[in-house]
Molecule: RNase P RNA; transfer RNA
Organism: uncultured Rhodobacteraceae bacterium
RNA sequence: GCGGUGGGCUGGAUGACCGCGGGUGCACCGCACCCGAGGAAAGUCCGGACUCCUCAAAGCAUUGGUGCCAGGUAACGCCUGGGCGGGGCAACCCGACGGAAAGCGCCACAGAAAUGAAACCGCCUGCGGUCCACGCAGGUAAGGGUGAAACGGUGGAGUAAGAGCCCACCGGGGAUCUGGCAACAGAUCCCGCAUGGCAAGCCCCACCAGGAGCAAUGCCAAAUAGGGACCUUGCGCAGGUUUGAUCGGGCAACCGAUAUCACUGCACGAUUGCUUUGAUCGAAAGGUCCGGGUUGGCAGCUAGAGGCCCGCAAGCAAUUGCAGGCCAAGAUGAAUGGUCAUCCAAGGGGGCAACCUCUGGACAGAAUCCGGCUUAUAGGCCCACCGCGCAU
RNA sequence: GCCGCCUUAGCUCAGUUGGUUAGAGCGCUGGAUUGUGGAUCCAGAGGUCCCCUGUUCAAGCCAGGGAGGCGGUA
Numbered sequence: 001g002c003g004g005u006g007g008g009c010u011g012g013a014u015g016a017c018c019g020c021g022g023g024u025g026c027a028c029c030g031c032a033c034c035c036g037a038g039g040a041a042a043g044u045c046c047g048g049a050c051u052c053c054u055c056a057a058a059g060c061a062u063u064g065g066u067g068c069c070a071g072g073u074a075a076c077g078c079c080u081g082g083g084c085g086g087g088g089c090a091a092c093c094c095g096a097c098g099g100a101a102a103g104c105g106c107c108a109c110a111g112a113a114a115u116g117a118a119a120c121c122g123c124c125u126g127c128g129g130u131c132c133a134c135g136c137a138g139g140u141a142a143g144g145g146u147g148a149a150a151c152g153g154u155g156g157a158g159u160a161a162g163a164g165c166c167c168a169c170c171g172g173g174g175a176u177c178u179g180g181c182a183a184c185a186g187a188u189c190c191c192g193c194a195u196g197g198c199a200a201g202c203c204c205c206a207c208c209a210g211g212a213g214c215a216a217u218g219c220c221a222a223a224u225a226g227g228g229a230c231c232u233u234g235c236g237c238a239g240g241u242u243u244g245a246u247c248g249g250g251c252a253a254c255c256g257a258u259a260u261c262a263c264u265g266c267a268c269g270a271u272u273g274c275u276u277u278g279a280u281c282g283a284a285a286g287g288u289c290c291g292g293g294u295u296g297g298c299a300g301c302u303a304g305a306g307g308c309c310c311g312c313a314a315g316c317a318a319u320u321g322c323a324g325g326c327c328a329a330g331a332u333g334a335a336u337g338g339u340c341a342u343c344c345a346a347g348g349g350g351g352c353a354a355c356c357u358c359u360g361g362a363c364a365g366a367a368u369c370c371g372g373c374u375u376a377u378a379g380g381c382c383c384a385c386c387g388c389g390c391a392u
Numbered sequence: 393g394c395c396g397c398c399u400u401a402g403c404u405c406a407g408u409u410g411g412u413u414a415g416a417g418c419g420c421u422g423g424a425u426u427g428u429g430g431a432u433c434c435a436g437a438g439g440u441c442c443c444c445u446g447u448u449c450a451a452g453c454c455a456g457g458g459a460g461g462c463g464g465u466a
Base pairs, nucleotide, nucleotide: 001388002387003386004385005384006383007382008381009380010379012343013342014341015340016339017338018337020036021035022034023033024032025031026030038363042374043373045372046371047370048369049368050213051212052211053210054279055278056277057276058275059274060273063209064208065207066206067205068082069081070080071079072078083097084095085094086093087092098204099203103202104201105198106197107196120144121143122140123139124138125137126136127135128134152170153169154168155167156166171193172191173190174189175188176187177186178185179184217299218298219297220296227290228289229288230287231286232285233284236266237265238264239263245258246257247256248255249254268282269281270280295466306327307326308325309324311322312321313320314319344361346359347358348357349356350355393465394464395463396462397461398460399459402418403417404416405415411449420436421435422434423433424432442458443457444456445455446454
């Protein structure tokens, strides 16, 4: 110098004037001061906080999801480190990466045969045939051919021809030992070893998960005829003090019967998958559809697993702990804008040049909040590393 | 804002357990019939299966991501 790999930052700046949303103060009319979009605010794909479904716990799958191992985290399908496999000369990158020897299912077309398979051509043997050709019976998976895939690969020995039939190496499986928390790796011994692919088909194994969502939810005000149709479950059983009620008896105290309130037990019902247990609540409560009215306000609401800068400590790292400083939208038919000036970046035109002139600012814009992932993003800047070439 | 669903010919829709050439009706084009048109009959054309990536021998179908559209919800 050229090419490449990984990571990070920025993505207009300053000032003036006029406006918009929120807050505070003075004041009661307004004025002053402070704050006011993003790295993705997006997609709504995961995980939580929070609220409601009455609450808590346990189990299950007919439900959904995750899937090498370890660690981090409030949690995760995220992140970090490691293992294994693949790509690249390298820096480095990619991997839905458990199980196909538990079982079921599928493997079209072609092909002889598609999974305890199979003889189409070929090779070999025997018989028939004078020989050849051919036919019949058998052996054979080395070769051809088909296919995405043909029952381990290469070489040798062996054979009528062949074949893990046998041998060496490679591949595969099993056992033991060693290292490692583990995934896994290595060594030794044994087994000639039919057992393909698909689990982003069902499934098996391990682990996780109740549902709905701030238009959740609560309160106030306003409005109204609390309208019409329909559905579900229940008002059950037993015990029972008293004499409050009724009836009968008695002169009376009282006795008997019936129904019932409170109470106790059992049963039933109440979560948005099912079941069980415990607590709580229930006697009238709940639900669906249609129609009518109101369509205002407050809370939830923004200070929280907060962010940024700097330092120390633990750790390879993700991350965690401690200490110091600084910062702070909360709107709701929904603010965060417009104009001008100077500069910055980019593009076009003119000019030998200095320079002049014109255009004009990437993706996009909060809506309960937070941690991630994914997707969009003009241009510019920085750091580390790798390969090649040249010079010293 | 939140939640759910859909995308296949010009339009409305099928598409089975992933398989051999992706279909139906209407519409369109040509021909027959008719004096002409309609109706009817015959034949034909017309497809980025919304896009990208992956799994698989093979994808409209399975998985992930994206785009567009529709509906519900105080």